This is a predicted structure of a 71-nucleotide RNA (transfer RNA) from Ferruginibacter sp. Its mean pLDDT, the model's own confidence on a scale to 100, is 82. Taxonomically the source falls in Ferruginibacter (Bacteria, Pseudomonadati, Chitinophagales, Chitinophagaceae). Its Rfam family is "tRNA". Its family is annotated with triplet codon-amino acid adaptor activity in the Gene Ontology. Rfam classes the family as a transfer RNA.
């Protein structure tokens, strides 16, 4: 300096352009002599910004950040 990946609840991971879900934590409640476990509800995300689109996590562009490879 040039190229290429990846960025989604606290934390791992899904989601053919069409209600952003599951699973673990967390909080509540049932249960139980108590705790755990099990059941029930429940909290909480699409890194930013902009464009295509009826409609974007998803396609395009730039910005940030982390990760390689090449010089």
């Nucleotide at each position: 300096u040039g190229u290429g990946c990846c960025u989604u609840a606290g934390a791992g991971u899904a989601a053919u352009g069409g209600u952003a879900a599951c699973u673990c934590a967390g909080c509540a409640g049932u249960c139980u002599c108590a705790u755990a476990a099990g059941c029930u509800g429940u909290c909480a995300a699409u890194a930013c910004a902009a464009g295509u689109u009826c409609g974007a996590a998803u396609c395009u562009u730039g910005u940030a950040g982390g990760c390689g490879c090449a010089a």